[in-house]
The part of an RNA shown here (small-subunit ribosomal RNA, 3' major domain) has 484 nucleotides and comes from an uncultured organism.
The RNAcentral record of the full RNA draws on Greengenes.
Its Rfam family is "Bacterial small subunit ribosomal RNA".
Model confidence (mean pLDDT): 82 of 100.
Context: one part of a larger RNA
RNA sequence: UGACGGGAGGCUCACACAAUCGGUGGAGCAUGUUGUUUAAUUCGAAGCAACGCGAAGAACCUUACCAGGGCUUGACAUGCUAGUGGUACGACCUAGAGAUAGGAAGGACCUCCUUUUGGAGGAGCUAGCACAGGUGCUGCAUGGCUGUCGUCAGCUCGUGUCGUGAGACGUUGGGUUAAGUCCCGUAACGAGCGAAACCCCUGUCGUCUGUUUGCUACCGGGUCAUGCCGGGCACUCUGACGAGACUGCCGGUGUUAAACCGGAGGAAGGUGGGGACGACGUCAAGUCAUCAUGGUCCUUACGUCCUGGGCUACAAACGUGCUACAAUGGCAGGUACAGAGAGACGCGAUACCGCGAGGUGGAGCAAAUCUUCAAAGCCUGCCCCAGUUCAGAUUGGAGGCUGCAAUUCGCCUCCAUGAAGGUGGAAUCGCUAGUAAUCGCGGAUCAGCAACGCCGCGGUGAAUGUGUUCCUGAGCCUUGUACA
Numbered sequence: 001u002g003a004c005g006g007g008a009g010g011c012u013c014a015c016a017c018a019a020u021c022g023g024u025g026g027a028g029c030a031u032g033u034u035g036u037u038u039a040a041u042u043c044g045a046a047g048c049a050a051c052g053c054g055a056a057g058a059a060c061c062u063u064a065c066c067a068g069g070g071c072u073u074g075a076c077a078u079g080c081u082a083g084u085g086g087u088a089c090g091a092c093c094u095a096g097a098g099a100u101a102g103g104a105a106g107g108a109c110c111u112c113c114u115u116u117u118g119g120a121g122g123a124g125c126u127a128g129c130a131c132a133g134g135u136g137c138u139g140c141a142u143g144g145c146u147g148u149c150g151u152c153a154g155c156u157c158g159u160g161u162c163g164u165g166a167g168a169c170g171u172u173g174g175g176u177u178a179a180g181u182c183c184c185g186u187a188a189c190g191a192g193c194g195a196a197a198c199c200c201c202u203g204u205c206g207u208c209u210g211u212u213u214g215c216u217a218c219c220g221g222g223u224c225a226u227g228c229c230g231g232g233c234a235c236u237c238u239g240a241c242g243a244g245a246c247u248g249c250c251g252g253u254g255u256u257a258a259a260c261c262g263g264a265g266g267a268a269g270g271u272g273g274g275g276a277c278g279a280c281g282u283c284a285a286g287u288c289a290u291c292a293u294g295g296u297c298c299u300u301a302c303g304u305c306c307u308g309g310g311c312u313a314c315a316a317a318c319g320u321g322c323u324a325c326a327a328u329g330g331c332a333g334g335u336a337c338a339g340a341g342a343g344a345c346g347c348g349a350u351a352c353c354g355c356g357a358g359g360u361g362g363a364g365c366a367a368a369u370c371u372u373c374a375a376a377g378c379c380u381g382c383c384c385c386a387g388u389u390c391a392g393a394u395u396g397g398a399g400g401c402u403g404c405a406a407u408u409c410g411c412c413u414c415c416a417u418g419a420a421g422g423u424g425g426a427a428u429c430g431c432u433a434g435u436a437a438u439c440g441c442g443g444a445u446c447a448g449c450a451a452c453g454c455c456g457c458g459g460u461g462a463a464u465g466u467g468u469u470c471c472u473g474a475g476c477c478u479u480g481u482a483c484a
Stems, first nucleotide, its partner, number of pairs: 001484002003481002007479008016468002021430004027323008035314002043054002065309007074131001078130007089106001092103004109122005133298002136296003142292002144287003147283001149281001154193006160169003173184003199275004204243005210237001214233002218231004246269001249263005325424001329383007342371002346365002351360003390421001395416007437460007
């Protein structure tokens, strides 16, 4: 100096505790994992920081696993040698599960030379040689990327001074801050990486822009009705540029400081709210299966093609979720209001058929134009506390859709069936405001979908705390050490 302490002291912070609300742990189902099973149930991830994780889509493909059937210059790349115009390719036929093998009508392309004809070469194909190939191993040989402590406030350097030296000072102290933020003091004076700011979204206003949005605000026309039509750009909005917030102003406290408390004005007040952004480093953290790469191993196989199966198994255990157990509810009828996105191999309206999933059909739309439509809510009625008009698992039957193909193994609809479940032990999680809770909508992946996942979007919209004794984690200072 660090590291450590199941030592101590001081200061401070955080949904860390406390206070509040809602969950998990009990049930059914979905999903991931362990275990077991299996020919195979491919591989990785392992306290926090593995377990709805890689996977933003496992019926074939994917696919790396297994069984069987094939190939050996190979499914793919480059080079060399030789051969090859009825050559490459190939409708169709035969065998086969297919890969593939055999046959076969037809039948090319590019460059140069040449009178046609033809010749030489290239591409392609065949044979051979170098080589290809490997999701084989090593993340403890690595790059790159990522997680975590932690958006915690720290981590360092130059010169100088002190010390024999390791090193110290600076960075400690007094205040203050979200902050090593700023002020004061000071053998220190400065500086860098971080913090903050610069960037994006959102909240207010202005200027400009008015088409396909919006508006009767205003004029005119038209309709059962609707910006439907012609004007118009005031408002809303779209999206470009600006303004605005800086402790700027006032009062108090404070060391005449930094700053803190209160107030005014203001759409917004002391970082306005949210995002992107992650210092020196820690964990030989994760990844050789994104990719790249050293070494090592395989080379008629650990490469490669195909068919089928498996990754979906099921005594059991755990994690994460969804749906419930009901009356602040369930059911039936009527009725209102979003935002953000996506759309041509696409989104698909009006209409018609079907109880429905869906089908027929195709207007419009490369989209502020069309697709386009929320649900909780509100109004009215029924149910009357029950395993029920709660809940919907499971099973039987009948159908729809996608796709070459839904048996292993898809989703959806209808009829019937109606299981467990009456608020969940020890324990444990999230959240401080447009948050929790609750309600629906959209997107990626995608033929379809096991999505209840993930990433976004808006609607309705609380309660509690203003404390730091304790639990957990973290920062700074002092102190201890048989450790380095």